The RNA shown here (Bacterial RNase P class A) has 373 nucleotides and comes from a Candidatus Eiseniibacteriota bacterium. The prediction has a mean pLDDT of 77. RNAcentral holds the sequence, with entries from ENA. Rfam family: Bacterial RNase P class A. By type it is a ribozyme. Its family is annotated with tRNA processing, dimeric ribonuclease P complex and ribonuclease P activity in the Gene Ontology. Lineage of the source: Bacteria > Bacteria candidate phyla > Candidatus Eiseniibacteriota.
RNA sequence: UGGAGCCGGUGAAUGGUCGCGGGGUCCUAAAGGGUCCUGAGGAAAGUCCGAGCUCCAAAGGGCAGGGUGCUGGGUAACCCCCAGUGGGAGCGAUCCCAAGGAAAGUGCCACAGAAAAUAUACCGCCUCGCCGGGGUUCGCCCCGGCGUGGUAAGGGUGAAAAGGUGAGGUAAGAGCUCACCAGUACUGGUGGUGACACCGGUAGCUUGGUAAACCCCACUCGGAGCAAGACCAAAUAGGGGAGGAGAGGCGGCCCGUCUCGUAACGACUCCCGGGUAGGUUGCUUGAGGCGGACGGCAACGUUCGUCCUAGAUAAAUGACCAUUCAAGGGCUCGCGCCCUGGACAAAACUCGGCUUAUAGCCGGCUCCAUUCA
Numbered sequence: 001u002g003g004a005g006c007c008g009g010u011g012a013a014u015g016g017u018c019g020c021g022g023g024g025u026c027c028u029a030a031a032g033g034g035u036c037c038u039g040a041g042g043a044a045a046g047u048c049c050g051a052g053c054u055c056c057a058a059a060g061g062g063c064a065g066g067g068u069g070c071u072g073g074g075u076a077a078c079c080c081c082c083a084g085u086g087g088g089a090g091c092g093a094u095c096c097c098a099a100g101g102a103a104a105g106u107g108c109c110a111c112a113g114a115a116a117a118u119a120u121a122c123c124g125c126c127u128c129g130c131c132g133g134g135g136u137u138c139g140c141c142c143c144g145g146c147g148u149g150g151u152a153a154g155g156g157u158g159a160a161a162a163g164g165u166g167a168g169g170u171a172a173g174a175g176c177u178c179a180c181c182a183g184u185a186c187u188g189g190u191g192g193u194g195a196c197a198c199c200g201g202u203a204g205c206u207u208g209g210u211a212a213a214c215c216c217c218a219c220u221c222g223g224a225g226c227a228a229g230a231c232c233a234a235a236u237a238g239g240g241g242a243g244g245a246g247a248g249g250c251g252g253c254c255c256g257u258c259u260c261g262u263a264a265c266g267a268c269u270c271c272c273g274g275g276u277a278g279g280u281u282g283c284u285u286g287a288g289g290c291g292g293a294c295g296g297c298a299a300c301g302u303u304c305g306u307c308c309u310a311g312a313u314a315a316a317u318g319a320c321c322a323u324u325c326a327a328g329g330g331c332u333c334g335c336g337c338c339c340u341g342g343a344c345a346a347a348a349c350u351c352g353g354c355u356u357a358u359a360g361c362c363g364g365c366u367c368c369a370u371u372c373a
Stems, first nucleotide, its partner, number of pairs: 001369010012324007020039008041344001045355002048353005053225004065221005070084005085099001086097004100216002105214002107210003122155002124151003128147008163181006182206002184203008229281004239272005246260005288307008325342001327340005
């Protein structure tokens, strides 16, 4: 200098005008008005995990169903995080892993291939028999075909072919036997809290893959969610109780007239209770933020100081203007000028995570290549 990996931060600023939600205060009988303070995010998102909180359910056990699945630690808890182990990728920094069991059982393994799992025999190799041809020292030998049997060494197929290499052995072959290597099972020692690692020993034991296929094993799991829940509570229509012979309309009033009711399923009046609309609460001080010290590799913990930072309910947090700051483009040798113009997206009970989206900018650590000293 170029490329790459990891971690963290930020994600427009200032002023003005108008407008909106919440709160304090003042004026006002009220309606309303003045003034001051305050008002989105790193993901507020997806609602995928784990909790708090609330209500419902609940002796205990089992079945079914779901989740998790290396070790140690962190945490209120977790399918999260940290540090490791093992496996895989990369020259490396580093990244990825749903990482118990395939020797309990069942299923599946496209195409190709003989065969995809009780191994099998397409080509090839070998033995024997028969037939044909040729040769012959007449013992037999060679070539071709057909058939019986043996063979997984070789060829070919495939993502994957029944441990690998070599030697012995054999008619030809084969862990059939042996040496070495790899794996498996059992086992000894050393180190580690542990996963596991390293160094051995014994056994020819050699067993395909797939469990985000069924399944088996171990551990674990009650349900619904702030539209939870609690309180206040109209109008109308039901329910219960008491009174009850009248009540109401037309009308200024009386008369009159009309409607309903009249001895109990009763008009009308009053009371009680449940539910609805609506309102209040839950509601924002919390496993809280920031800074320091200490412990720890770290996640995180302990402690001290300090701060209070949206609570709407169909849903406020906005719009415009000006000057700047990034960024992009054009012109210019350059100084500079002009134009464009601001990512993803927005609370809805609250936290801890994960995942996904994100223009651009800033900082730190590490690796690789090249050049120079």